c-di-GMP-I riboswitch aptamer from Candidatus Caldatribacterium sp., 87 nucleotides, folded computationally.
The sequence was found by an Rfam model in a public genome assembly.
[in-house]
C1' cells in the first nucleotide's frame, strides 16, 4: 500500500400501526411511530413475488381464469456511490 472482516465513536435510515393525500389495486408521498438495518443510500438489467384499471377467454349477467405497460431495492443477484475505523 492492497484485500477481507467490522469493535468503538459520531451519527443515519425507518417496519408494523395511526392520521392524511395519490392510485382500480398492488403500492407510493407527507406527519407521527420504531420492528429492525453496516449500505434498509440510489438503479427495475436478470430472477422471484404482488396487483389486474384495461385487454382476452368463459358467459344472459355476475363471478371466475389468463395477461404488465403497473408495483416491490426492507426478496435475491448485479451495477453505482458513501461516514468512521480498533483488532
Nucleotide at each position: 500500500g492492497g484485500a477481507a472482516u467490522g469493535a468503538a465513536a459520531g451519527g443515519g435510515c425507518a417496519a408494523a400501526c395511526u392520521c392524511u393525500c395519490c392510485g382500480a389495486a398492488a403500492g407510493g408521498g407527507g406527519a407521527g411511530g420504531g420492528c429492525g438495518c453496516a449500505a434498509a443510500g440510489c438503479c427495475a438489467c436478470a430472477g422471484g413475488c404482488c396487483u389486474a384499471c384495461g385487454g382476452c377467454g368463459c358467459a344472459a349477467a355476475a363471478a371466475c381464469g389468463c395477461u404488465a405497460u403497473g408495483g416491490c431495492g426492507g426478496c435475491u443477484g448485479g451495477g453505482c456511490u458513501g461516514c468512521c475505523a480498533a483488532g